[in-house]
Molecule: transfer RNA
Organism: Sphingomonas guangdongensis
RNA sequence: UCCCUGAUAGCUCAGCGGUAGAGCUCUCGACUGUUAAUCGAGCGGCCGUUGGUUCGAAUCCAACUCAGGGAG
Numbered sequence: 001u002c003c004c005u006g007a008u009a010g011c012u013c014a015g016c017g018g019u020a021g022a023g024c025u026c027u028c029g030a031c032u033g034u035u036a037a038u039c040g041a042g043c044g045g046c047c048g049u050u051g052g053u054u055c056g057a058a059u060c061c062a063a064c065u066c067a068g069g070g071a072g
Stems, first nucleotide, its partner, number of pairs: 001071007010024004018055001026042005048064005
């Protein structure tokens, strides 16, 4: 310098262009003599940044940033 992959909740990850989800964690409740386990509910996101395409973008396109891998 070039190529590829990734960036979404505190963590690990889903998510065909049409209201952003799960598990774990955390909080509250039920259950229990207590704890744990189990069950129920809740909190938590302007989807890496900036533009573009589109009626509509986490999703498609471009540039950039960061992380990982590869070529020289």